[in-house]
Predicted 3D model of a 478-nucleotide part of an RNA (small-subunit ribosomal RNA, 3' major domain) from an uncultured bacterium. The RNAcentral record of the full RNA draws on ENA, Greengenes and SILVA. The coordinates come from a structure-prediction model, not an experiment, and the mean pLDDT is 80.
Context: one part of a larger RNA
RNA sequence: UGACGGGGACCCGCACAAGCGGUGGAUGAUGUGGAUUAAUUUGAUGCAACGAGAAGAACCUUACAUGGUCUUGACAUGUACGGAAUAUUCCAGAGACGGAAGAGUGCGUUCGGGAGCCGUAACACAGAUGUUGCAUGGGUGUCGUCAGGUCGUGUUGUGAGAUGUUGGGUUAAGUCCCGCAAGGAGAGCAACCUUUGUCAUUAGUUGCCAACAUUCAGUUGGGCAGUCUAAUGAGACAGCAGGUGACAAACCGGAGGAAGGUGGGGAUGACGUCAAGUCGUCAAGGCCGUUUAUGAGCAGGGUUUCACGAGUCAUACAAUGGUCGGUACAGAGGGUAGCCGAAGCCGCGAGGUGGAGCCGAUAUCAGAAAACCGAUCGUUGUCCGGAUUGCAAUUUGCAAACUCGAGAGCAAGAAGUGUGAAUGGUUAGUUAUGACAGGUCAGCGUAAUGCGGUAAAUAGUUUCCCGAGUCUUGUACA
Repeated sequence: UGACGGGGACCCGCACAAGCGGUGGAUGAUGUGGAUUAAUUUGAUGCAACGAGAAGAACCUUACAUGGUCUUGACAUGUACGGAAUAUUCCAGAGACGGAAGAGUGCGUUCGGGAGCCGUAACACAGAUGUUGCAUGGGUGUCGUCAGGUCGUGUUGUGAGAUGUUGGGUUAAGUCCCGCAAGGAGAGCAACCUUUGUCAUUAGUUGCCAACAUUCAGUUGGGCAGUCUAAUGAGACAGCAGGUGACAAACCGGAGGAAGGUGGGGAUGACGUCAAGUCGUCAAGGCCGUUUAUGAGCAGGGUUUCACGAGUCAUACAAUGGUCGGUACAGAGGGUAGCCGAAGCCGCGAGGUGGAGCCGAUAUCAGAAAACCGAUCGUUGUCCGGAUUGCAAUUUGCAAACUCGAGAGCAAGAAGUGUGAAUGGUUAGUUAUGACAGGUCAGCGUAAUGCGGUAAAUAGUUUCCCGAGUCUUGUACA
């Protein structure tokens, strides 16, 4: 100087407390361990692995095993020789691929051995999701959006170092003020960026409709006042008055205000820690084996198995509810290789048909759901719950849905009656609850990402648990 202490002081955080609704019990989904297997490809393993890499495993993906194949190779450059490229048909085969047939003579030209593409042969070489993340780069997680981490000069100490950065206040903050052998500085904090909340100006089509006509309908005339859209500005600064404070920084309640003390979100992650994770995104050092292979093509299979364990979710156990009928209101998105597809018609339905319109404030996906109004059920394993199974049918896909897709109809209808010890989330438009959208994608979502609807309770404390920070103290530790 650090580190540690079941030492001390101060301070903070959904850390506790106060509430709310969960997990742990049930069934299912999903990833994982284990077991199994020809293979169940692989890495990730306390927080910080386990709905995570994977924004989507039927084939492909695919890295795995089996079988059947190739060996200058699926891919790159160079050398030699030959041929346009290319597309079509037939035969054998699970296919990769093997055999055969006829078609086709392009571009450029300095007429040369031209360019591109294809084939053959041999060699230099290619290739590797092989290994090492403890050889590395890059990007990532974590402590932590915590307030800390440093420097030059000066001073001080024999020196390691100290001071500054400690002290008194204050703050979300090493934020600011005062003091002080320190006077300064830059990265971090804050601000600058973005979004949302208010107003003004400009602009009115595809948007909107107050007044005037008109219509089934903002439909049409008309209008741009208001809404909205999207560009530019204004606005919040402890600015104002009062109190407290050390005449400071600041704090307390108040007025005005759409908004008040960082207004609410987001992006933004200091020096470093964990030899943290990643050689399987990519890059790249070393090593290893390489023409009967750890490389490459193919077929079907596997990654989807299942006595079991724990993780993360979905659905429930009902009446604040289920079912049936009626009826109302969003936001944000998508679409030229568009699977956006209206009206109408057919089907109980999934869906089929249809083809208007739109490359989008226009038409469309698209009828939001919970809510509200009415009816029914009456506490029962039920008109709760929907696992699982059977039948017949739909759709996607060049073909294929058995292993192994999704949705629809009918029939049957399992566990489950609020969940032990224990344990995670959450402070306001938040938890909770009910929908919608796009990405990936032929098809497939109970996931993650976004979006708006309804809409709480409790705390305003620090005794204790946990984790940080500052100062201080002890130490046989470094």